[in-house]
Molecule: transfer RNA
Organism: Sphingomonas natans
RNA sequence: GGGGCUGUAGCUCAGAUGGGAGAGCGCUGCAAUCGCACUGCAGAGGUCUGGGGUUCGAUUCCCCACAGCUCCA
Numbered sequence: 001g002g003g004g005c006u007g008u009a010g011c012u013c014a015g016a017u018g019g020g021a022g023a024g025c026g027c028u029g030c031a032a033u034c035g036c037a038c039u040g041c042a043g044a045g046g047u048c049u050g051g052g053g054u055u056c057g058a059u060u061c062c063c064c065a066c067a068g069c070u071c072c073a
Stems, first nucleotide, its partner, number of pairs: 001072007010025004019056001027043005049065005
């Protein structure tokens, strides 16, 4: 320098055919317990990497950039 993959909650990751942003763990509160843990219930937490485009509407499609991994040179 060129090719490919990935980027979504604190962490690990889903996400459909373009239309409601989610799960597990973690965190907070409540219940239960003499108390802790386990368990149950409820809740908070998101610039879906950034910019632009297409569209009535974009995490999703297209382009560029950035970061990480990987292959070739």